[in-house]
Molecule: transfer RNA
Organism: marine eukaryotic metagenome
RNA sequence: CGGUGUAGCUCAGUGGUAGAGCACCUCACUCGUAAUGAGGUGGCCGUCGGUUCGAUCCCGACCACC
Numbered sequence: 001c002g003g004u005g006u007a008g009c010u011c012a013g014u015g016g017u018a019g020a021g022c023a024c025c026u027c028a029c030u031c032g033u034a035a036u037g038a039g040g041u042g043g044c045c046g047u048c049g050g051u052u053c054g055a056u057c058c059c060g061a062c063c064a065c066c
Base pairs, nucleotide, nucleotide: 002066003065004064005063008022009021010020011019016053024040025039026038027037028036046062047061048060049059050058
């Protein structure tokens, strides 16, 4: 100097109060477990400011990691 920081994990989302897969919970199925199917819980988006009617998104500083 550059890159990354979003759910327990891996990642989408590039201005209008955030999604997927896996994991977790419940139910169905089974003698039982797994698998499968249906439903559900879970994130003030690293921190603090700025711009804007409005910021995960744009700008600055800082923190952590590469």